A computed fold for a 363-nucleotide part of an RNA from a Deltaproteobacteria bacterium, annotated as large-subunit ribosomal RNA, domain IV. The prediction has a mean pLDDT of 87. Its Rfam family is "Bacterial large subunit ribosomal RNA". Taxonomically the source falls in Myxococcia (Bacteria, Pseudomonadati, Myxococcota).
Context: one part of a larger RNA
RNA sequence: CCCUGUUUAAGGAACUCGGCAAAAUAACACCGUAACUUAGGGAGAAGGUGUGCCCUCAUAAGGUGAAGGGACUUGCUCCUGGAGCCGAAGGGGGUUGCAGAGAAAAGGCGGUAGCGACUGUUUACUAAAAACACAGGACUCUGCUAAGUCGCAAGACGACGUAUAGGGUCUGACGCCUGCCCGGUGCUGGAAGGUUAAGGGGAGAUGUCAUUUCAUCCUCGGAUGCGAGAAGCAUUGAACCGAAGCCCCAGUAAACGGCGGCCGUAACUAUAACGGUCCUAAGGUAGCGAAAUUCCUUGUCGGGUAAGUUCCGACCUGCACGAAUGGCGUAACGACUUCCGCACUGUCUCAAACAGGGACUCA
Numbered sequence: 001c002c003c004u005g006u007u008u009a010a011g012g013a014a015c016u017c018g019g020c021a022a023a024a025u026a027a028c029a030c031c032g033u034a035a036c037u038u039a040g041g042g043a044g045a046a047g048g049u050g051u052g053c054c055c056u057c058a059u060a061a062g063g064u065g066a067a068g069g070g071a072c073u074u075g076c077u078c079c080u081g082g083a084g085c086c087g088a089a090g091g092g093g094g095u096u097g098c099a100g101a102g103a104a105a106a107g108g109c110g111g112u113a114g115c116g117a118c119u120g121u122u123u124a125c126u127a128a129a130a131a132c133a134c135a136g137g138a139c140u141c142u143g144c145u146a147a148g149u150c151g152c153a154a155g156a157c158g159a160c161g162u163a164u165a166g167g168g169u170c171u172g173a174c175g176c177c178u179g180c181c182c183g184g185u186g187c188u189g190g191a192a193g194g195u196u197a198a199g200g201g202g203a204g205a206u207g208u209c210a211u212u213u214c215a216u217c218c219u220c221g222g223a224u225g226c227g228a229g230a231a232g233c234a235u236u237g238a239a240c241c242g243a244a245g246c247c248c249c250a251g252u253a254a255a256c257g258g259c260g261g262c263c264g265u266a267a268c269u270a271u272a273a274c275g276g277u278c279c280u281a282a283g284g285u286a287g288c289g290a291a292a293u294u295c296c297u298u299g300u301c302g303g304g305u306a307a308g309u310u311c312c313g314a315c316c317u318g319c320a321c322g323a324a325u326g327g328c329g330u331a332a333c334g335a336c337u338u339c340c341g342c343a344c345u346g347u348c349u350c351a352a353a354c355a356g357g358g359a360c361u362c363a
Base pairs, nucleotide, nucleotide: 001358002357003356004355005354006353007352008351010349011348014347019344027051028050029049030048031047036041038173052095053094054093055092056091057090062086063085064084068080069079070078071077072075096100108342109341110340111339113337114336115334116333120132121131136171137170138169139168140167141166142165148157149156150155174329175328176327177326179259180258181257184256185255186252187251188250189249190248193247194246195245199241200240204236205235206234207233208232211228212227214225215224216223217222260278261277262276263275264274287321288318299315300314301313302312303311
């Protein structure tokens, strides 16, 4: 010097990102217990008092229940009986130590706000949470050989279920609610018209070619060459017919999503209930709001402190809240996050001493 413990004057969070760590609280009985509340809770709320031993009330209450006696249905029976033993708690009196839940084990508490309703689940080995799940809500698909999923298939799950069922998606107890927009994208429905694949269709076109006009050669039989060219075969091919889809027409937002700008105006000023104008599918309703969201910003005012970039209550100028990508509240709950207070303390002012183990020296 390090580690693990123990104690500490006065102060008591001044420490620190933060009371991290430590200290404190702690059992049982009784008294007593607020706001709020979903009337269950909150609650062990908070806050207090008592606790040893001896005598006595006292044969306490109560529990257990032997011997003996009786009855008959003769039994591990029933009825009676009360010995012995155990004995919580309580009243009164006394006694004793520094200390009586005498050691050990053994809740710290209260107030405020945020988030998530809750119990649960999770990153095995840096994250336990406000993340996931959840009961509840909603939309949507599915009529059974169901939809959906796995598999090439057979087949299987769904389900030996049947719409109060099963699958998918979103939201997330409960309370009050959930506004406007269907122009875009998606989904559902429609089928008049436009477009349109394979396929049908086959106008034509091309190649080949029997034959053959013409020309040349010729042994007069034919041969060669330039053309024309039926049928067949082959290649190609216009019009026209032709489903769904798309275009088109409707519906649908607890589908994906979206929810304006400028100018003027009231008898102080300021502001604008009011008016004008442009644009849009429609221009953000209720509620909330410097918020887990506010840049400017330590916004402004109030509270708390001697002093407060945090915190709480308001204001609204919402850079860039907002209604099941849910909005706003909410008792209970939380090893969650924020701020404050009481108690308590070596966290600190500011360090000291002690015990044990390392370090160090020697082997």